[in-house]
Molecule: c-di-GMP-I-GGC riboswitch aptamer
Organism: Desulfobacterales bacterium
RNA sequence: GCUCGAAAAGGCAAACCGCCUGAAAAGGUGGGACGCAAAGCCACUGGCCUUAAUCCUGGGGGAAGGAAAGGCAGCAGGGUUGCCGGGC
Numbered sequence: 001g002c003u004c005g006a007a008a009a010g011g012c013a014a015a016c017c018g019c020c021u022g023a024a025a026a027g028g029u030g031g032g033a034c035g036c037a038a039a040g041c042c043a044c045u046g047g048c049c050u051u052a053a054u055c056c057u058g059g060g061g062g063a064a065g066g067a068a069a070g071g072c073a074g075c076a077g078g079g080u081u082g083c084c085g086g087g088c
Stems, first nucleotide, its partner, number of pairs: 001088005011036002016031006034074001040080003044077003047072005054067004
């Protein structure tokens, strides 16, 4: 450096619940563990979720659609860093 994950040490923490932030999706924190060998980090590509504000279409007004904005790294790909042990 490449590759693999049986064990040990150590790590993370889904659902759900309390509190806080947010219009929402969701996030933070404490509890809690379904799982995870990158379930560390980055929205670059595809995907999914949300719609308060702004713009466009629409229309009596709405609804709806689009732009746009926000979110998911525990959806996949990609990028990047890396612990332990085995093999080469």